The RNA shown here (Bacterial RNase P class A) has 343 nucleotides and comes from an uncultured Saccharospirillaceae bacterium.
It matches the Rfam family "Bacterial RNase P class A". The family's RNA type in Rfam is ribozyme.
The sequence was found by an Rfam model in a public genome assembly.
Model confidence (mean pLDDT): 77 of 100.
RNA sequence: UGAGUCGGCUAGACAGUCGCUGCCAGCUUCGGUUGGGAGAGGAAAGUCCGGGCUCCACAGGGCAGGGUGCCAGGUAACUCCUGGGGGGCGAGAGCCUACGGAAAGUGCAGCAGAAAGGAAACCGCCAACUUCGGUUGGUAAGGGUGAAAGGGUGCGGUAAGAGCGCACCGCGCGGCUGGUAACAGGCGUGGCAUGGUAAACCCCACCUGGAGCAAGACCAAAUAGGAUUCCAUUAGGCGUGGCCCACGCUGGAAUCGGGUAGGUUGCUUGAACGUCAUGGUGACGUGACGUCUAGACGAAUGACUGUCCACGACAGAACCCGGCUUAUCGGCUGGCUCAACAC
Numbered sequence: 001u002g003a004g005u006c007g008g009c010u011a012g013a014c015a016g017u018c019g020c021u022g023c024c025a026g027c028u029u030c031g032g033u034u035g036g037g038a039g040a041g042g043a044a045a046g047u048c049c050g051g052g053c054u055c056c057a058c059a060g061g062g063c064a065g066g067g068u069g070c071c072a073g074g075u076a077a078c079u080c081c082u083g084g085g086g087g088g089c090g091a092g093a094g095c096c097u098a099c100g101g102a103a104a105g106u107g108c109a110g111c112a113g114a115a116a117g118g119a120a121a122c123c124g125c126c127a128a129c130u131u132c133g134g135u136u137g138g139u140a141a142g143g144g145u146g147a148a149a150g151g152g153u154g155c156g157g158u159a160a161g162a163g164c165g166c167a168c169c170g171c172g173c174g175g176c177u178g179g180u181a182a183c184a185g186g187c188g189u190g191g192c193a194u195g196g197u198a199a200a201c202c203c204c205a206c207c208u209g210g211a212g213c214a215a216g217a218c219c220a221a222a223u224a225g226g227a228u229u230c231c232a233u234u235a236g237g238c239g240u241g242g243c244c245c246a247c248g249c250u251g252g253a254a255u256c257g258g259g260u261a262g263g264u265u266g267c268u269u270g271a272a273c274g275u276c277a278u279g280g281u282g283a284c285g286u287g288a289c290g291u292c293u294a295g296a297c298g299a300a301u302g303a304c305u306g307u308c309c310a311c312g313a314c315a316g317a318a319c320c321c322g323g324c325u326u327a328u329c330g331g332c333u334g335g336c337u338c339a340a341c342a343c
Base pairs, nucleotide, nucleotide: 001339002338003337004336005335006334007333008332009331010330012308013307014306015305016304017303018302020039021038023036024035025034026033027032041314045325046324048323049322050321051320052319053212054211055210056209060245061244062243063242065208066207067206068205069204070084071083072082073081074080085099086097087096088095089094100203101202105201106200107197108196122143123142124139125138126137127136128135129134151169152168153167154166155165156164170192171190172189173188174187176185177184178183216265217264218263219262226256227255228254229253230252231251236250237249238248239247272291273290274289275288276287277286278285279284
């Protein structure tokens, strides 16, 4: 100097004029008016996970169903995050991971090929016989087919070969060391072969009520305390996914028709945020001090002018919070890796 990789902050700024909305305080002719201070995001999006909260409801047990899947931590909890291990990619910093089990069982792998799961002899190699066309026997080292052909490389050995034997690697079994563990490393022993696939069914381990702020609570008002049909009377029926038990209640179900859809609340002080200190590799925890930052309800933050510049992308809260995923114009900045050059 260039390229790469992993993060952090930010998301046009300033000034003027007019305008919108909640909250607090004063005044009020109750219509409003004055002043103060505040007023959309890093994803507010998707509704994918997890909860808080509300109701069923006083709510327990089991089965099925569903979810997760290496180990250890963090957290209110999680399929999230952090650290570590195995595998893969990359020259590296780093990145990805649907990562329990194939000796419980079932299924799947077309074609090609001699043979596709303890299978197998097409070419080839060797030996014997031969009417010289071939026949018989042995072999799986060489070649071919295929995604995959049953341990790999080398040496010896053999008629030719083959773990047939040996060395190393691999695999099985046994035990030792380190580590909380996943796992890693060494040692000994055995010539030792039934491979793949579970993001196929399945098995195993752990977890798991349902519905949702349009939940729910209160007030006011109105109507038709409506009509019809079916089931039932110690049994039946009902009770927030299905089935069974337990428990509770005492009528239950369907069709038609009528009224109201108005107001208040839930509704924002929260597993909150910031600074400093401290413990920890880290996620995060603890303590002290400080701050209150939208609560709308046909839905509030807009318009104009001037200047600057990075020329402004994706994009608007509706109960709240922790994550994940997706979209995205830019600006500032930190660590690490590699290459070239110079000293």